[in-house]
Predicted 3D model of a 1441-nucleotide RNA (small-subunit ribosomal RNA) from an uncultured Bacteroidota bacterium. It matches the Rfam family "Bacterial small subunit ribosomal RNA". The sequence is in RNAcentral, with records from Greengenes.
RNA sequence: GAUGAACGCUGGCGGCAGGCCUAAUACAUGCAAGUCGAACGGGAUUCGGGGGCUUGCUCCCGAUGAGAGUGGCGCACGGGUGCGUAACGCGUGAGCAACCUGCCCAUGUCCGGGGGACAGCCCGGGGAAACCCGGAUUAAACCCGCAUAAUACGACAGGAUCGCAUGGUUUUGUUGUUAAAUAUUUAUAGGACAUGGAUGGGCUCGCGUGGCAUUAGCUUGUCGGUGGGGUAACGGCCCACCGAGGCGACGAUGCCUAGGGGCCCUGAGAGGGGAAUCCCCCACACCGGUACUGAGACACGGACCGGACUCCUACGGGAGGCAGCAGUAGGGAAUAUUGGUCAAUGGGCGGAAGCCUGAACCAGCCAUGCCGCGUGCGGGACGAAGGCCCUACGGGUCGUAAACCGCUUUUGUACGGGAACAGUCCCCUUUACGCGUAGAGGGUCGAGGGUACCGUGCGAAUAAGGAUCGGCUAACUCCGUGCCAGCAGCCGCGGUAAUACGGAGGAUCCGAGCGUUAUCCGGAUUUAUUGGGUUUAAAGGGUGCGCAGGCGGCCCGAUAAGCAGGGGGUGAAAUACGGCGGCCCAACCGCCGGGCUGCCCCCUGAACUGUUGGGCUUGGAUCGCGUUGGAGGCGGCGGAAUGGGGCAAGUAGCGGUGAAAUGCUUAGAUAUGCCCCGGAACACCGAUCGCGAAGGCAGCUGCCUAAGCGUGGAUCGACGCUGAUGCACGAAAGCGUGGGGAUCGAACAGGAUUAGAUACCCUGGUAGUCCACGCCGUAAACGAUGAUAACUCGGUGCCGGCGAUACACGGUCGGUGCCCAAGCGAAAGCGUUAAGUUAUCCACCUGGGGAGUACGGCCGCAAGGCUGAAACUCAAAGGAAUUGACGGGGGCCCGCACAAGCGGAGGAGCAUGUGGUUUAAUUCGAUAGUACGCGAGGAACCUUACCCGGGCUUGAAUGUUAGCGAAGGGGCCAGAGAUGGUUCCGUUCUUUGGGACGCGAAACUAGGUGCUGCAUGGCUGUCGUCAGCUCGUGCCGUGAGGUGUUGGGUUAAGUCCCGCAACGAGCGCAACCCCUGCGGACAGUUGCCAUCAGGUUAUGCUGGGGACUCUGUCCGGACUGCCCGCGCAAGCGCGGAGGGAGGUGGGGACGACGUCAAGUCAUCAUGGCCCUUACGUCCGGGGCUACACACGUGCUACAAUGGGGGGGACAGCGGGAAGCACCGUGUAAACGGGCGCAGAUCCCGAAACCCUCCCCCAGUUCGGAUCGGGGCCUGCAACUCGGCCCCGUGAAGUUGGAUUCGCUAGUAAUCGCGCAUCAGCAAUGGCGCGGUGAAUACGUUCCCGGGCCUUGUACACACCGCCCGUCAAGCCAUGGGAGCCGGGGGCGCCUGAAGGACGUUGCCGCAAGGAUCGUACUAGGGCAUUACCGGUGACUGGGGC
Repeated sequence: GAUGAACGCUGGCGGCAGGCCUAAUACAUGCAAGUCGAACGGGAUUCGGGGGCUUGCUCCCGAUGAGAGUGGCGCACGGGUGCGUAACGCGUGAGCAACCUGCCCAUGUCCGGGGGACAGCCCGGGGAAACCCGGAUUAAACCCGCAUAAUACGACAGGAUCGCAUGGUUUUGUUGUUAAAUAUUUAUAGGACAUGGAUGGGCUCGCGUGGCAUUAGCUUGUCGGUGGGGUAACGGCCCACCGAGGCGACGAUGCCUAGGGGCCCUGAGAGGGGAAUCCCCCACACCGGUACUGAGACACGGACCGGACUCCUACGGGAGGCAGCAGUAGGGAAUAUUGGUCAAUGGGCGGAAGCCUGAACCAGCCAUGCCGCGUGCGGGACGAAGGCCCUACGGGUCGUAAACCGCUUUUGUACGGGAACAGUCCCCUUUACGCGUAGAGGGUCGAGGGUACCGUGCGAAUAAGGAUCGGCUAACUCCGUGCCAGCAGCCGCGGUAAUACGGAGGAUCCGAGCGUUAUCCGGAUUUAUUGGGUUUAAAGGGUGCGCAGGCGGCCCGAUAAGCAGGGGGUGAAAUACGGCGGCCCAACCGCCGGGCUGCCCCCUGAACUGUUGGGCUUGGAUCGCGUUGGAGGCGGCGGAAUGGGGCAAGUAGCGGUGAAAUGCUUAGAUAUGCCCCGGAACACCGAUCGCGAAGGCAGCUGCCUAAGCGUGGAUCGACGCUGAUGCACGAAAGCGUGGGGAUCGAACAGGAUUAGAUACCCUGGUAGUCCACGCCGUAAACGAUGAUAACUCGGUGCCGGCGAUACACGGUCGGUGCCCAAGCGAAAGCGUUAAGUUAUCCACCUGGGGAGUACGGCCGCAAGGCUGAAACUCAAAGGAAUUGACGGGGGCCCGCACAAGCGGAGGAGCAUGUGGUUUAAUUCGAUAGUACGCGAGGAACCUUACCCGGGCUUGAAUGUUAGCGAAGGGGCCAGAGAUGGUUCCGUUCUUUGGGACGCGAAACUAGGUGCUGCAUGGCUGUCGUCAGCUCGUGCCGUGAGGUGUUGGGUUAAGUCCCGCAACGAGCGCAACCCCUGCGGACAGUUGCCAUCAGGUUAUGCUGGGGACUCUGUCCGGACUGCCCGCGCAAGCGCGGAGGGAGGUGGGGACGACGUCAAGUCAUCAUGGCCCUUACGUCCGGGGCUACACACGUGCUACAAUGGGGGGGACAGCGGGAAGCACCGUGUAAACGGGCGCAGAUCCCGAAACCCUCCCCCAGUUCGGAUCGGGGCCUGCAACUCGGCCCCGUGAAGUUGGAUUCGCUAGUAAUCGCGCAUCAGCAAUGGCGCGGUGAAUACGUUCCCGGGCCUUGUACACACCGCCCGUCAAGCCAUGGGAGCCGGGGGCGCCUGAAGGACGUUGCCGCAAGGAUCGUACUAGGGCAUUACCGGUGACUGGGGC
């Protein structure tokens, strides 16, 4: 885009068209084919007249003519359906010299005279009916003779002429045969024969016209002949005889499916799909068979027979055929009225009037389709109300939309007018030629229909929906929901902010429709003729030979099949297209035109193809000479090695592995020597090599066979190429028979390994491996690249030959490799050995899985091979390349990463955090590394977020305001307190307006540590102080992307240097900043004191000094700068000098692009959600401190490098007024007093260490847990639950399993000191400070982490990835299957209706003929058998999700 549609929602009108796609299922009822009295007999009835007369019957005449009958014509048309049919059925083009044709037309001729019967009617009989039987009588245009007769038909004889053949046409003569019908108003109609025409048909042929080859062979009237029968006619159509043919890979036969065409839909076309309506042809008429009649039938509304079904019946018998129009039932998703009329068109009959006509014309139903019209038009903003949305005192949107004002009246409704379609026939009148015919005038005939159409009145009045809005695809927001409910054509949406679900507002598209479903074409060059491919995506057959087939070199001639030109015929109409026209337009319809891509015939042309004749040599082949090879077959020979045997010699192991063991060995192995046996394979040469069609081929040699190459250009003269089917060859394994058997070695055994190890490793070892013969026929049979031929730049190896001999040559031919131009390719890559450019032929492919499976067939001894599906299922499966990530891949290199070393942890007790458990609550968070002395730099109350209980509700806090009051303080009562009540004291500043402060009803603003760190900001951890991460421009690539950033060096470093299609740049690194180490300058108090002076028991105490230390500001200094060596350089080595410091001096701050949806909504901020007399807030108490356990981080120890007592010495950072000190008291914690100090001024005891004494290896003079007692202090308050002091108690613990942590120098270790928080303190924590002060690093194999390059990848949530198979559960389709059931066929036999044919002495008939009986044939039925197809089946096999 389309539809004969259906379904859902909706629906105003008209025109035109269409309307059982399914059950060719069954049908009630009505209608659909009759007509003619001008063919015939006869005549009911009715009317008129007349007669008889027993007035009511009968008879006669005339008119009328029903129903039935004889006869004629029609019923073979029209209408329906699509069963069957794969066929001369249809389409197209031809043929009939092999034919027919009623009615119609033309021409010619004829119509004389007889005979006969059967219906009807009448009489009788049978039957329920349908209907039938008998007798008598009868007409015709019914039937039958006779006559006449030809241009008919037949026979014979002859002539002329034509044709592709049989043969035809024509003519002459002789001879034979055959016809008729009448009716009547006398002019028509009809009849006969013959010829011709027209129309319609019959038959034949060429070509075209589905699927399956998993259907490959079919056929006996089959194929042909002779003769005959039959027919309108040819024919094997039928029959007898004779022959043995005919068809088939150019697809016979079989099976399945199907009416064919014009046309219709789609498509640019080619094509694909369809076969409704209309037209042509065919077939069918309940199913099957058969003939009759007829011009025509094997006959839809005829007959006969068989069958199934339905109906009637008096049970004896009968009747029926809607796939005609309506209609009914049924089936179905689904398809209409039991309508009107013959007015028109057409048909039948008739002379005609006319009759008949469910053909036809109309109407009815249905949005089924196409087309047209309407549901109003204009104005109308402070942009109403309302809905919806938002950044919400406002804005946006629905929206000029509405209201409102004006206008119009299609449609509607009411009334009025009112067609075309009609031309007739016929009747009357009339005109022309004799009638009759033709014309003119008048009359008659309309189903649709009072319809279409026109006019007038009324009045916006009667009239809008459907789908969609994530992308494709046009149209976005809010709410609800929360992987639910649901959506979905594909991709996919939904797990708490959903433009995707549902609703709403809005929007978009179409509009009396809109969506959905189904089907077809398109897009799909995705079956490729136009117009595809096959190295790696699916796809080259394993290889050759070769029949058929396809294709084929150069020149000349002929021919004219292909091809081309011209002409003729056909290609029905309708449709489509163009023009014009008719309905108001359109749809629709009409006219005209061109076209219908096709087929047939004639003439012509000769380039190309074909055919044919002649020639040629370049393709091909042959021959001579030369040459090459691991080409093939058969035989002979050889050495090395393995194994074995014998002998010798020799002794304890050998062998094997990662390490071992099994195994062998004192019965003498292994190793060694000599001799012998046997089988298999041929080291070195050997290669990136050679040969072969492929598989494949390797010691030497002989014979046989084949081939290639070069050369000569001697011979043939296109003999060629390819090659379906076929034939042959065809690695390994495997199979059969017989040999052989050294090695190796499936299976198997043992030993190891392992969680296991039916493996990898080891020791053995059978088949096999080898030979002969025969099978198998596969492979990653690979160059994953079919064969042949030609053409298209070069460079460089190797092999074989030739020219030339010059180490020259752009030599030459054949082969085999590598690299590349052009070109090709998706890229990788290919590139004269093409995957380039062409030509020919073959093979093969068409998404993945199912599956190379099943079934069938063929082959095979088997194994199995070849051929080779479907159901079902998925939204992919794949190729090449890119960037990452990863690897029990590689290279290079770092890091306390390992190693080397020192000290710890893991064991104990305790502290602290966490898990778990418990609890009313044990608030919350942090959870591998990167949580766990973390948020906590201070939980008794507070904190506090948790629990219990008691209260408050504009609230605990902030701001604004009326009013009131200074603020504030004290007391009393109730209460656990919050709180409530009460009382006393108190009254500020003021330029008086008021301000500050407080209380405070009411109002506004609350509040939430409630949820979401997966909505966020900010901040932080980690990789990682790792050296990386990027950009601009250029260049390369179709692109992703690459290059730069890789490479060679170097560095701590993407640090620097060199190179380079890159050149630069940014964020990182480094440096700039701070501390510290040296020096200088300046400054000199509170610090310092060398010199001078004073003074003290003593002290920089004082004067003074700036030298020194120090303090704190500035500056200097270090840069591989210098020398040496190495190096292109960068740089390295140190070697050195100098220097306080040396190659970044040490430390800190500083953390690239990013990663972990890492952490934090409980610091804070913040979107959304939630709570509102509570999830807010106040108070008391409790809890966060629980305790069988488990883990992390620490402290103290286990002791003598120690513990205890006494004595002695030296820091730095910091802190200090509710403080640090000092003095007194107390054993002490501490208390009491009172000089100094808001600090370089005063204060804060350093310890380890040193000296000395004791302890003597012990659970101790170690260790201090735990517990008891007594105290001190903070604080409202130490019970839960603080710290400290004293006395007593004195636990575990004697160096800590597997494992694990830190540290490379002022570091580790060890020692103490200070500070923050803080009333106090659970601090052994954290952050700082100084004192003492080591050991070790061979080295980079390994563990961990990281950087760069490279490689593989099926990973990309990126190896904590991906993914395979079994098993469990469910669902689905399918194969096999004892069988069972069904279907359409085949063959054989039996039976055999109707019917025609043939035969038939008896019966009928004057005759023609009929009847009867018989024969063969046949539908159908039966018996038996068989292959095929389908369904089903316990069980079973695999497969998919």